[in-house]
RNA sequence: GCUACCGUAGCUCAGCAGGUAGAGCAGUUCACUCGUAAUGAUCAGGUCGUCCGUUCAAGUCGGAUCGGUAGCU
Numbered sequence: 001g002c003u004a005c006c007g008u009a010g011c012u013c014a015g016c017a018g019g020u021a022g023a024g025c026a027g028u029u030c031a032c033u034c035g036u037a038a039u040g041a042u043c044a045g046g047u048c049g050u051c052c053g054u055u056c057a058a059g060u061c062g063g064a065u066c067g068g069u070a071g072c073u
Base pairs, nucleotide, nucleotide: 001072002071003070004069005068006067007066010025011024012023013022019056027043029041030040031039049065050064051063052062053061
C1' cells in the first nucleotide's frame, strides 16, 4: 500500500425484508437470612464510532472518514 471483517448499555454479544433498541454478566433498591453469599423481584443504564446521502421513516441501504483484527504485498 491492497483486500476482507468488526465498531450497539460499564463488559461479552444479539437484532429483521428499513417501522419507537434487546439478552446475559456487572450496578441500584427490596424480599429471603442471625449475618454474608446464593436465590427471587424491581429499577436504572444507549444521540447504535463520526459525518453526509437515500427514504414518510435508517442500528439496518449507499458514500466518506476514524479506530481495531486478520490476510496479502